[in-house]
Context: one part of a larger RNA
RNA sequence: UUGGGUUUAAAGGGAGCGUAGGUGGACUUAUAAGUCAGUGGUGAAAUCUUCGAGCUUAACUCGGAAACUGCCAUUGAUACUGUAGGUCUAGAGUACAGUUGCCGUUGGCGGAAUAUGACAUGUAGUGGUGAAAUACUUAGAUAUGUCAUAGAACACCGAUUGCGAAGGCAGCUAACGAAGCUGUAACUGACACUGAGGCUCGAAAGUGCGGGGAUCAAACAGGAUUAGAUACCCUGGUAGUCCGCACUGUAAACGAUGAUUACUCGUUGCUGGGGAGCAAUUUCCAGUGACCAAGCGAAAGCGAUAAGUAAUCCACCUGGGGAGUACGCCGGCAACGGUGAAACUC
Numbered sequence: 001u002u003g004g005g006u007u008u009a010a011a012g013g014g015a016g017c018g019u020a021g022g023u024g025g026a027c028u029u030a031u032a033a034g035u036c037a038g039u040g041g042u043g044a045a046a047u048c049u050u051c052g053a054g055c056u057u058a059a060c061u062c063g064g065a066a067a068c069u070g071c072c073a074u075u076g077a078u079a080c081u082g083u084a085g086g087u088c089u090a091g092a093g094u095a096c097a098g099u100u101g102c103c104g105u106u107g108g109c110g111g112a113a114u115a116u117g118a119c120a121u122g123u124a125g126u127g128g129u130g131a132a133a134u135a136c137u138u139a140g141a142u143a144u145g146u147c148a149u150a151g152a153a154c155a156c157c158g159a160u161u162g163c164g165a166a167g168g169c170a171g172c173u174a175a176c177g178a179a180g181c182u183g184u185a186a187c188u189g190a191c192a193c194u195g196a197g198g199c200u201c202g203a204a205a206g207u208g209c210g211g212g213g214a215u216c217a218a219a220c221a222g223g224a225u226u227a228g229a230u231a232c233c234c235u236g237g238u239a240g241u242c243c244g245c246a247c248u249g250u251a252a253a254c255g256a257u258g259a260u261u262a263c264u265c266g267u268u269g270c271u272g273g274g275g276a277g278c279a280a281u282u283u284c285c286a287g288u289g290a291c292c293a294a295g296c297g298a299a300a301g302c303g304a305u306a307a308g309u310a311a312u313c314c315a316c317c318u319g320g321g322g323a324g325u326a327c328g329c330c331g332g333c334a335a336c337g338g339u340g341a342a343a344c345u346c
Base pairs, nucleotide, nucleotide: 004317005316006315007300008299012314014201015200016199017198021194022193023192025088026087027086028085029084030083031082033081034080035077036076037075038074039073040072041071042070049065050064051063052062053061054060091191092188093187094186095184096183097182098181099180100179103177104176105175106174107173108172109171110154114150115149116148117147118146119145120144121143125136126135162169163168206247207246208245209244210243211242216240220236221235222234223233258313259312260311261310262309263308266291267290268289269288270287271286272285273284274283275282276281295302296301319346320345321344328339329338330337331336
């Protein structure tokens, strides 16, 4: 509970694909289901409304009218919606040509750094901190040089950049795969939009099995600090961090802003492509930033990448706490996830 809302007050699903459903471009013909008009029937009585009447009045009662917003039948209208047929190209898609990128998967390669090992030089400290200590070191450390091994991450370029549906993606290179954009306007001819359920993808952490293990590092141990210090700081250090397969399915999964379409004053950058021009320059499309007019907004602010003006479809909100809890059900190996109250209280 509405003619209301969802950036920040409660509220946009994490994202995509898509079923049912809802909605849907231009012209034309037919039909007449929706729609509109006329007529007929019906819509019991009482009640309600109204005009009268009767009890002294009123309540009450009686009479007349109206109404009963509906349904059925029939005769018409044909703008809009629907249905059926035809035509079209502005939506959508295809083709061809060009082009773009940290887009994905798999393999190969590279250098710096780190750690470890071996050898060499070399001698008493190193390391760490606010200051220290634990720790390492005469069984030769730290430092320096050469060689070797391992795993993980890719400095500079690098950006207010780019790509991807989102999560996310960065050394170089090859193969395979996907996508966007621009141009032509050759082809199809509304094939479209959204999308309850459903399916798929989905950071980090976590789980199972098998590998790997350099660094970092929950837990843990020790040293400090402190009144205490189950912390912050230091020395170590195991899961994990990495790979394969399988699960989990959540995040401030954020632009805290659902998707699609149309329209709306200017200024100024960047990225990709095209046109004109000798050039300076200018212009068209797609994206990505900054500032603003109108408008919107409680304000902050938003402002053609809208939070403006409209339309379609989906999701969600309805005082705070209790509570994203309990119970039930579904999913999961588990951790836990999804759905999701009430009593009570302010």